[in-house]
Predicted 3D model of a 72-nucleotide RNA (transfer RNA) from a Minisyncoccia bacterium.
RNA sequence: GGCCCGGUGGUGAAGUGGUAACACGACGGUCUGCAAAACCGUUAUGCGCGGGUUCAAUUCCCGCUCGGGCCU
Numbered sequence: 001g002g003c004c005c006g007g008u009g010g011u012g013a014a015g016u017g018g019u020a021a022c023a024c025g026a027c028g029g030u031c032u033g034c035a036a037a038a039c040c041g042u043u044a045u046g047c048g049c050g051g052g053u054u055c056a057a058u059u060c061c062c063g064c065u066c067g068g069g070c071c072u
Base pairs, nucleotide, nucleotide: 001071002070003069004068005067006066007065010024011023012022018055025043026042027041028040029039030038048064049063050062051061052060
């Protein structure tokens, strides 16, 4: 330098044009002598950045950037 994959809440992780799951964590409650566990509820300014297409973009296109891999 070329090519491929990826960047989503505090963490892991789905989704792939219309409203962003789920789990863990955190917080509050029930229960308990106190806790833990269990159950109920709530979270949270989550789609890397800048443009483009579209009525509408996390999703499609272009550029950039960061991480990983392959080739030279």
It matches the Rfam family "tRNA". It is annotated as a transfer RNA. Lineage of the source: Bacteria > Bacillati > Minisyncoccota > Minisyncoccia. The RNAcentral record of the sequence draws on ENA.